Predicted 3D model of a 72-nucleotide RNA (transfer RNA) from a Nitrososphaerota archaeon. It matches the Rfam family "tRNA". From the family's description: Transfer RNA (tRNA) molecules are approximately 80 nucleotides in length. Rfam links the family to the GO term triplet codon-amino acid adaptor activity. Its mean pLDDT, the model's own confidence on a scale to 100, is 82. The RNAcentral record of the sequence draws on ENA.

RNA sequence: GCCCCGGUGGCCCAGCGGUAGGGCGGCAGCCUCGUAAGCUGCAAUGCGCGGGUUCGAAUCCCGUCCGGGGCU
Numbered sequence: 001g002c003c004c005c006g007g008u009g010g011c012c013c014a015g016c017g018g019u020a021g022g023g024c025g026g027c028a029g030c031c032u033c034g035u036a037a038g039c040u041g042c043a044a045u046g047c048g049c050g051g052g053u054u055c056g057a058a059u060c061c062c063g064u065c066c067g068g069g070g071c072u
Base pairs, nucleotide, nucleotide: 001071002070003069004068005067006066007065010024011023012022013021018055026042027041028040029039030038048064049063050062051061052060
């Protein structure tokens, strides 16, 4: 230099045009003598960044940054 994969709440991961979900973690409540477990609910700057296409983009296109792998 070229090619491929990835970047999504604090952490891990799904979602590949039509309300952004799950697990762990956090907070509150229920339960308990109390704690843990269990159950219910809630919150969080969440789609790396910029631009484009579209009625509508995490998703498609272009550029760019970061991480991993491969080739020379």